[in-house]
RNA sequence: CCCCGACCAAGGCACACCGCUCGAAAGGGCGGCUCGCGAAGCCACGGGCCUUCCACCGCAACCGCGGUCACGGCAGCCGGGCCACCGCA
Numbered sequence: 001c002c003c004c005g006a007c008c009a010a011g012g013c014a015c016a017c018c019g020c021u022c023g024a025a026a027g028g029g030c031g032g033c034u035c036g037c038g039a040a041g042c043c044a045c046g047g048g049c050c051u052u053c054c055a056c057c058g059c060a061a062c063c064g065c066g067g068u069c070a071c072g073g074c075a076g077c078c079g080g081g082c083c084a085c086c087g088c089a
Stems, first nucleotide, its partner, number of pairs: 004087002012037002017032006035076001041082003045079003048074003055068005
């Protein structure tokens, strides 16, 4: 140093919920709070999952409904890539 991770230190993140806000939605941002996290830091590359505005198809009849679809998301689902604190306290 790599792998690895136990009961240290410093430092950090923030599930659910609530408020405001962006979005068609999934979901995101900010604040509160704190379930948890040693990568719960970053990247949608592979798989997976969520959503369906638009588009297409059908029904229907101008109101809509159903189906298919990611070009939208999830990094706190798994794998992969990049970077990083501590080192038996």

The prediction has a mean pLDDT of 86. A computed fold for an 89-nucleotide RNA from a Nitriliruptoraceae bacterium, annotated as c-di-GMP-I riboswitch aptamer. Taxonomically the source falls in Nitriliruptoraceae (Bacteria, Bacillati, Actinomycetota, Nitriliruptorales). The sequence was found by an Rfam model in a public genome assembly. Its Rfam family is "c-di-GMP-I riboswitch aptamer". Rfam links the family to the GO term cyclic-di-GMP binding.